[in-house]
This is a predicted complex of two RNAs, RNase P RNA and transfer RNA, with 488 nucleotides together. It holds a member of the Rfam family "Bacterial RNase P class A". Rfam classes the family as a ribozyme.
RNA sequence: UCAGCUGGCCGGGCGGUUGCUGCUCGCGCGCUGGGCGUUAUGGCCCUUGCGGCACGCGGGUGGAGGAAAGUCCGGGCUCCAUGGAAGCAGGAUGGCGGCUAACGGCCGCCGGGGGCGACCCCAGGGAAAGUGCCACAGAAAACAAACCGCCUGCGGCUUCGGCCAAUGGCAAGGGUGAAACGGUGCGGUAAGAGCGCACCGCGGCUCCGGUAACGGCGCUGGCAGGGCAAACCCCAUCCGGAGCAAGACCAAAUAGGGAUGGCCACGACGCAAGGAGACUUGGCGUCGGAGCCCGUUUCCAGGCCCGCCAUCCGGGUUGGUUGCACGAGGCGUCCAGCGAUGGGCGUCCCAGAUGAAUGACCGUCGCGGAGGCAACUCCAGACAGAACCCGGCUUACAGGCCAGCUGACACU
RNA sequence: GGUCCCGUGGCUCAAUGGAUAGAGCGUCGGAAUUCGACUCCGAAGGUUGCAGGUUCGACCCCUGCCGGGACCGCCA
Numbered sequence: 001u002c003a004g005c006u007g008g009c010c011g012g013g014c015g016g017u018u019g020c021u022g023c024u025c026g027c028g029c030g031c032u033g034g035g036c037g038u039u040a041u042g043g044c045c046c047u048u049g050c051g052g053c054a055c056g057c058g059g060g061u062g063g064a065g066g067a068a069a070g071u072c073c074g075g076g077c078u079c080c081a082u083g084g085a086a087g088c089a090g091g092a093u094g095g096c097g098g099c100u101a102a103c104g105g106c107c108g109c110c111g112g113g114g115g116c117g118a119c120c121c122c123a124g125g126g127a128a129a130g131u132g133c134c135a136c137a138g139a140a141a142a143c144a145a146a147c148c149g150c151c152u153g154c155g156g157c158u159u160c161g162g163c164c165a166a167u168g169g170c171a172a173g174g175g176u177g178a179a180a181c182g183g184u185g186c187g188g189u190a191a192g193a194g195c196g197c198a199c200c201g202c203g204g205c206u207c208c209g210g211u212a213a214c215g216g217c218g219c220u221g222g223c224a225g226g227g228c229a230a231a232c233c234c235c236a237u238c239c240g241g242a243g244c245a246a247g248a249c250c251a252a253a254u255a256g257g258g259a260u261g262g263c264c265a266c267g268a269c270g271c272a273a274g275g276a277g278a279c280u281u282g283g284c285g286u287c288g289g290a291g292c293c294c295g296u297u298u299c300c301a302g303g304c305c306c307g308c309c310a311u312c313c314g315g316g317u318u319g320g321u322u323g324c325a326c327g328a329g330g331c332g333u334c335c336a337g338c339g340a341u342g343g344g345c346g347u348c349c350c351a352g353a354u355g356a357a358u359g360a361c362c363g364u365c366g367c368g369g370a371g372g373c374a375a376c377u378c379c380a381g382a383c384a385g386a387a388c389c390c391g392g393c394u395u396a397c398a399g400g401c402c403a404g405c406u407g408a409c410a411c412u
Numbered sequence: 413g414g415u416c417c418c419g420u421g422g423c424u425c426a427a428u429g430g431a432u433a434g435a436g437c438g439u440c441g442g443a444a445u446u447c448g449a450c451u452c453c454g455a456a457g458g459u460u461g462c463a464g465g466u467u468c469g470a471c472c473c474c475u476g477c478c479g480g481g482a483c484c485g486c487c488a
């Protein structure tokens, strides 16, 4: 210098004019009394406008993001009238160790694969519990089997060179396929074959190192056990459901209406209503008893309820307050750790809209592109926008900055 | 804001992980008709929304994006 790899950061700065919105202060104008206490009235206090509300004007101060996005994971928070134990069903995760509130996230390591390298990628448990699938081709797709072929050669023919070929042996070679029952080489054999041997692969065992995944040395087995679990499944671990339109409060208005289904509508006593009475009644109370408690079953403790539950149709409303901005919070620094991360100290308060604010214009500087010898001129400026909050992942993104590392070439 | 569902020719739908993805309607061409409709014959038309992965092999299984649709307020 060129080509790359990894990690981190920024996402225009300053000034002016003019808007929008939250909070707060002051002034003006208008409306209204307010607080304490009592079961209630009376009472006490503050004032004639203190206070509150609404409007207007003026001042101060805060006002989008690295992804606010997708809503893909995990949590906080809230409700579901509860809590515990066991089982079943369903879902998720999947090398090992650690971090964390938790995670499918992150860090470190192991194994496999790719790259000359820095480095990158991997849903990376179990196929020796069982079931299932492996199209076409091929002899055979998994208890093995034999199309061409190799060997043996009963027997037959013969022009005596050979040819056909029963039986038996084999799986080396060919061929099919994504995949063919270890691979290469040597020996061996009639031809062959882990039949024997060496190396490689694989399985088992002992020892050593490591918390572990795993790695290494040695011995041993002649090879058994093809692939697919992002097929069912098995193993281990984890998981209650719904979501801020959760939930709480206030106000307004309407018809606390109707239909269907389910469950118990059971027993005793008393009362009530209707009836002349017998008696009737989803009218009330007590006891027994039944039912329910949020995937489902059982058990324990406790609770709810006895006119309830579910669905649908119909009616009213389209308001306000709260949840809701101090949090696993930001910044700086020190310590522990390889790191993710944790701890200590100091400092700061930093958006809260609801037809939904955070904008527009101008000047200047800086960056990028084009034109020009130059002065200078023109153009462009991304992805995208909070809505209960937080930790991650994924995806989109003009342009720029910093640090570390690798390879090649050149020079010293 | 939240929850859930669906993407296959122009439209409506099929296809058990296994050949070149099928069917009806529609479109186009031809026949028939004086000319049309109906009818008959034939043809074109597909990146299975996109991109990766698993597998020998993907419309199908998994993951991430893109697009579309439905539902959910309060009171009684």
Base pairs, nucleotide, nucleotide: 001408002407003406004405005404006403007402008401009400010399012365013364014363015362016361017360018359020063021062022061023060024059025058026057027056028055030053031052032051033046034045035044036043065383069394070393072392073391074390075389076388077243078242079241080240082301083300084299085298086297087296088295090239091238092237093236094235095109096108097107098106099105110124111122112121113120114119125234126233130232131231132228133227134226147174148173149170150169151168155164156163157162182200183199184198185197186196187195201223202221203220204219205218207216208215209214247322248321249320250319257313258312259311260310261309262308263307266288267287268286269285270284271283272281273280274279289306291304292303293302315487316486317485329348330347331346332345333344334343335342336341368379369378370377371376413484414483415482416481417480418479419478422437423436424435425434430468439455440454441453442452443451461477462476463475464474465473